[in-house]
RNA sequence: CGGCCGAAAAGGCAAACCCGCCGCGAGGCGAGGGCGCAAAGCCAGGGGCCUCCAGAGGAGGAGGCAGCCCAGCUACCGAA
Numbered sequence: 001c002g003g004c005c006g007a008a009a010a011g012g013c014a015a016a017c018c019c020g021c022c023g024c025g026a027g028g029c030g031a032g033g034g035c036g037c038a039a040a041g042c043c044a045g046g047g048g049c050c051u052c053c054a055g056a057g058g059a060g061g062a063g064g065c066a067g068c069c070c071a072g073c074u075a076c077c078g079a080a
């Protein structure tokens, strides 16, 4: 110095829930809140789950979730 890794410190993110706004909806954004998180940073490529439309002979179309798993990209600190 780098990798695995995750003690400490600093800093970071923010579940449920509540309020406001947006969306038919899944859900999103902002404020509060703090269950947790060492990638709980990015990404919808694979799987999965969810919503709306259509269909039900067979199949489909449009979306959402990254805090469900995998792949890809990037990153702070530095003990064992």
Stems, first nucleotide, its partner, number of pairs: 005078002012037002017032001019030004035067001041073002045070003048065006
This is a predicted structure of an 80-nucleotide RNA (c-di-GMP-I riboswitch aptamer) from Rubrobacter sp. The source organism's lineage runs through Bacteria, Bacillati, Actinomycetota, Rubrobacteraceae and Rubrobacter. Its mean pLDDT, the model's own confidence on a scale to 100, is 87. Of the family's consensus pairs, 95% are formed in the model.